[in-house]
RNA sequence: GAGUCGGCCAGGCAGCCGCUGCGCAUUUGCAGAGGAAAGUCCGGGCUCCGCAGGACGAGGCGCCAGGUAACGCCUGGGGGGCGCAAGCCCACGGAAAGUGCAACAGAAAGUAAACCGCCCAAGCAGCGCAGAAAUGUGCUGACGGCAAGGGUGAAACGGUGCGGUAAGAGCGCACCGCGUCGGUGGCAACAUUCGACGGCACGGCAAACCCCGCCUGGAGCAAGACCAAAUAGGGAAGCGCGCCGGCUUCGGCCGGCAUCUGCGGUCCGCAGAGGCUUCCGGGUAGGUCGCUAGAGGCGCGCGGCGACGCGCGUUCGAGAUGGAUGGUUGCCCACGACAGAACCCGGCUUAUCGGCCGGCUC
Numbered sequence: 001g002a003g004u005c006g007g008c009c010a011g012g013c014a015g016c017c018g019c020u021g022c023g024c025a026u027u028u029g030c031a032g033a034g035g036a037a038a039g040u041c042c043g044g045g046c047u048c049c050g051c052a053g054g055a056c057g058a059g060g061c062g063c064c065a066g067g068u069a070a071c072g073c074c075u076g077g078g079g080g081g082c083g084c085a086a087g088c089c090c091a092c093g094g095a096a097a098g099u100g101c102a103a104c105a106g107a108a109a110g111u112a113a114a115c116c117g118c119c120c121a122a123g124c125a126g127c128g129c130a131g132a133a134a135u136g137u138g139c140u141g142a143c144g145g146c147a148a149g150g151g152u153g154a155a156a157c158g159g160u161g162c163g164g165u166a167a168g169a170g171c172g173c174a175c176c177g178c179g180u181c182g183g184u185g186g187c188a189a190c191a192u193u194c195g196a197c198g199g200c201a202c203g204g205c206a207a208a209c210c211c212c213g214c215c216u217g218g219a220g221c222a223a224g225a226c227c228a229a230a231u232a233g234g235g236a237a238g239c240g241c242g243c244c245g246g247c248u249u250c251g252g253c254c255g256g257c258a259u260c261u262g263c264g265g266u267c268c269g270c271a272g273a274g275g276c277u278u279c280c281g282g283g284u285a286g287g288u289c290g291c292u293a294g295a296g297g298c299g300c301g302c303g304g305c306g307a308c309g310c311g312c313g314u315u316c317g318a319g320a321u322g323g324a325u326g327g328u329u330g331c332c333c334a335c336g337a338c339a340g341a342a343c344c345c346g347g348c349u350u351a352u353c354g355g356c357c358g359g360c361u362c
Stems, first nucleotide, its partner, number of pairs: 001362009011332007019032004034338001038349002041347005046220004058216005063077005078092001079090004093211002098209002100205002115150002117146003123143001124141007158176006177200001178198005183192003224289004234280006242257006259273005296315008333336001
């Protein structure tokens, strides 16, 4: 100098004016957003509802071991990929259960195939030569043989060499690779420089269906609990409920007259009313709780590689509900980003001016 990993800060100070909460009791004192408060993507606490148990379905997760209240998170390890390295990335179970997919190109996309190419040994066809014939022999073809080389593609049925052959090919062999079994090491994933066997039989995709293993009841603080007004319903008791008639399920209902109220100066007429008091219960407005002391922070010691656990000590730092945490002035500097609680907590992801510290690599 370049790089990589981890941690920290998030303008500072002062004055004035406000806002929310608490104490005090009346104008004072104290406290007042974040590393992500965000996205609401996972996991849990808490609350209500549901639930004998199990199965199916649906969704999620998926190398191994551990941590944790739990997780899709974290730690350590294994395997693969990238990087000189520090380090970073990986949905990383199963493709010899089944089904399916692979555009274009290409002969062929998986037990088949041949475009260019290579070959004529054998067979076949044609022509020639020898021969009486059987047959032999030469040339040509590519009916035939091959899968080395070229070409296509993201991907084409191990690699190198020697042998072999008409030309070739695991066809044979050696080495490498691969697979299976055993041994050894490891809790395991897995590793193996060990031994034997197999010419290789097993191409890719499961964030395609599927199979295997494990997990999951639903809704969410507007959850939910309590107190509870006026008005209007519901229920009970007491008092009242004029007269006549009818009906009755005995609660009442209907009709007429009378009474009261309103319109109206009055009558007639028209319209309307028929209860009051007390108690109980549900609900609404409103209020209180839930509500912030918690899987909390910090320090030390011990155990562990670590995530983390245990013990001791210490500390408490917003709680609104039309929703506070702000405005303004002055000074300073490195000139200030992303953004703001709403039940709480553990994670992940995303956004972020500028700066500081530490480990490591080249």